SAM riboswitch aptamer (S box leader) from an Anaerolineae bacterium, 95 nucleotides, folded computationally.
RNA sequence: CUCUUAUCCAGAGCGGUGGAGGGACCGGCCCAAAGAAACCGCGGCAACCUAGUACGUUAGGUGCCAAAUCCGUCAGUGAAACUGGAAGAUGAGAG
Repeated sequence: CUCUUAUCCAGAGCGGUGGAGGGACCGGCCCAAAGAAACCGCGGCAACCUAGUACGUUAGGUGCCAAAUCCGUCAGUGAAACUGGAAGAUGAGAG
């Protein structure tokens, strides 16, 4: 990187360094000098995998900690909105 599969309306942040971006892309709409990204430390959420156990979260491997995956994009019904899909993210497995 590609493929298969499961989940995505819940939950959980402070400090230091840093110094202008960030929320995948596009269109919106937001966040940000009352300090963005990134890195580090500590903390937390969660329960996909492994071990243990026989029930939930004890240990380990990931993951996550603004807003529903922030909303929309394509199709259908449509007043609001809803349903399905695409794309994306994460886990597990395969190449």
Annotation
Its mean pLDDT, the model's own confidence on a scale to 100, is 80.